SAM riboswitch aptamer (S box leader) from a soil metagenome, 116 nucleotides, folded computationally.
RNA sequence: UCUUAUCACGAGUGGCGGAGGGGAUAGGCCCAAUGAAGCCCAGCAACCUUUAAGCAUAUUCAUGCUUAUUACGGUGCCAAAUCCUACAGGUCAAUUUUAUGAUCUGGAAGAUAAGA
Numbered sequence: 001u002c003u004u005a006u007c008a009c010g011a012g013u014g015g016c017g018g019a020g021g022g023g024a025u026a027g028g029c030c031c032a033a034u035g036a037a038g039c040c041c042a043g044c045a046a047c048c049u050u051u052a053a054g055c056a057u058a059u060u061c062a063u064g065c066u067u068a069u070u071a072c073g074g075u076g077c078c079a080a081a082u083c084c085u086a087c088a089g090g091u092c093a094a095u096u097u098u099a100u101g102a103u104c105u106g107g108a109a110g111a112u113a114a115g116a
Stems, first nucleotide, its partner, number of pairs: 001116007012041001014040003020031003025086004043077002047074002051068007082109001087106007
């Protein structure tokens, strides 16, 4: 860089620490001395993983999918939907029109995992 999947669930009243944080940018809105980041421990989850059943393909070995199950290990995660918006379209409200507001869908971008 590419492909696929997921992104409204869940996770401490702990220790150290001591002023920032919400992983690009911008705008907004938030969190934070009743203690931010970071480190450690605990925890959550189930992508990789364990087991079983069913289905599909295949002569077989096997592979894939679905459902349930597992948690030693590799990652990940542990405020708010990926905190919200940014692009396109729909609906509604308001307005003479425009600017605008609300909401929905899709996309883009991003994050994480597995594979190439």